[in-house]
Context: one part of a larger RNA
RNA sequence: CGUGGAAACUUGAGGGGGUCUCUUCGUAGUACGAGAGGACCCGAAGGGGCGAGCCAAUGGUGUACCAGUUGUCCUGCCAAGGGCAUCGCUGGGUAGCUAUGCUCGUUCGAGAUAACCGCUGAAGGCAUAUAAGCGGGAAGCUUACCCCAAGAUUAGGUUUCUUAGACACCCCGAAGACUACGGGGUUGAUAGGCUCUAGGUGUAAGACCAGUAAUGGUUUCAGCCGAGGAGUACUAAUUGUCAAG
Numbered sequence: 001c002g003u004g005g006a007a008a009c010u011u012g013a014g015g016g017g018g019u020c021u022c023u024u025c026g027u028a029g030u031a032c033g034a035g036a037g038g039a040c041c042c043g044a045a046g047g048g049g050c051g052a053g054c055c056a057a058u059g060g061u062g063u064a065c066c067a068g069u070u071g072u073c074c075u076g077c078c079a080a081g082g083g084c085a086u087c088g089c090u091g092g093g094u095a096g097c098u099a100u101g102c103u104c105g106u107u108c109g110a111g112a113u114a115a116c117c118g119c120u121g122a123a124g125g126c127a128u129a130u131a132a133g134c135g136g137g138a139a140g141c142u143u144a145c146c147c148c149a150a151g152a153u154u155a156g157g158u159u160u161c162u163u164a165g166a167c168a169c170c171c172c173g174a175a176g177a178c179u180a181c182g183g184g185g186u187u188g189a190u191a192g193g194c195u196c197u198a199g200g201u202g203u204a205a206g207a208c209c210a211g212u213a214a215u216g217g218u219u220u221c222a223g224c225c226g227a228g229g230a231g232u233a234c235u236a237a238u239u240g241u242c243a244a245g
Stems, first nucleotide, its partner, number of pairs: 001151001004162007014148004020048007032037001049106006058099004065092005070085006109143003116136004165242004169185005190236003193232005199225003206219005
C1' cells in the first nucleotide's frame, strides 16, 4: 500500500521438518541339513541415536537467603555488628534456569510406481506377463504425522461490533538484545510495601541460671529470610492522540 472500519476464530494453494537403527523372546531347535548348524514369514518386548517438551522426584547451579569460621580495619571499649580478603573460606539452600533426571515422538495405514514376479491373451491354430486388458511389488514418490502459511495481488472464509477500536504514555511479565508478544492502568490486585503462609537455615539478640573460665543450659522447632502462594489500595500505574462509510 491493497480492503468502509474493527476484533476474534479459521480454510490451506504452497513450503519446510521428520520419516534412523540394534538386540532379545515367541513361532521353533520347526522348515532345511548326514551332521555341525539353523531360518524366511508373522507377532511381542527392551535398548541406542536423534528430536520436542518439562522440573513432581534424583542431582547441579543458585555472587541480593541462613549459619559456622580465619586475618585485619572500623562503629570509643565489652558485647553485638559492618567493610575487605576469589561470594575470604566452609556447610546448607527457595524460585528460576537446567541434565546426567522425567515424559513423549521417530507409528499404523492408503494410493500410484521402479527393478522384478504374474493373470488372461492375440498378431503368429503353438508359445508368449503385452500388442488390447488386469494384478502383485520398495526405507524411494504422493499422502498420512508435526510446523509455517491468504503479498495464495486468484490478496480466501466465518462470527460479532460500529465511538467500535487502535496507539502513545505509565505499572509489570516463567515475553524479551531493541522491537515484538502477554497482563494491568483507580469501575484497579499490574508491580512494590505490609500481613499470613509454603519453603530455607537451624535454636537470634537480650536476660537469667551453672561454671574460676572457655563454654553450656532456659527463654526458643527460635531469630532471620531473594525471586513461590494468598490476602490487603498503604505507594506507583497521571494523562493524551488518532480513528467513518
The part of an RNA shown here (large-subunit ribosomal RNA, domain VI) has 245 nucleotides and comes from a Candidatus Berkelbacteria bacterium. NCBI's taxonomy places the organism under Bacteria, Bacteria candidate phyla, Candidatus Berkelbacteria. The prediction has a mean pLDDT of 85.